[in-house]
This record gives sequence, C1' cells and structure tokens, in this order.
RNA sequence: GGGCGGGUAGCUCAGUGGUAGAGCACGCGCCUGAAAAGCGCGGUGUCGUUGGUUCAAUCCCGACCCUGCCCACCA
Repeated sequence: GGGCGGGUAGCUCAGUGGUAGAGCACGCGCCUGAAAAGCGCGGUGUCGUUGGUUCAAUCCCGACCCUGCCCACCA
C1' cells in the first nucleotide's frame, strides 16, 4: 500500500429504514434474626467521527479515526 471483518449500556452482544434492546454487572425495595439465593422495580447510550441520500438513518452511500485477520512491498 491492497482486501475482508468489527466499533451500539460498565462488560459480552442483538437489532439492518419508522427515533434502541437482551444477558451479566450495578442501584433501590420485598423476603431473613442477619446474610446468600430468590422475587419486583430502575437504562444513566451524542449507536466511533463527519458529510450525503430520505418525510424519516444504528441501519443505505462517501471520506476519515480506532481495532482484528490476510496479502503485497521495503528493510
């Protein structure tokens, strides 16, 4: 330098046009003599950045940033 994939909640990940969710973790409550477990309630997020398409973009298109793998080149 070329190709492919990934970037969404604290973590691991879904969601692929109609304004975002699960599990774990966390907080509060119930229960208990007190804990653990269990049960109930709670999402705190500029969806990597920016521009474009669209009535509407996490989703489609361009550029850029970060990251993983493969190839090529130089040494």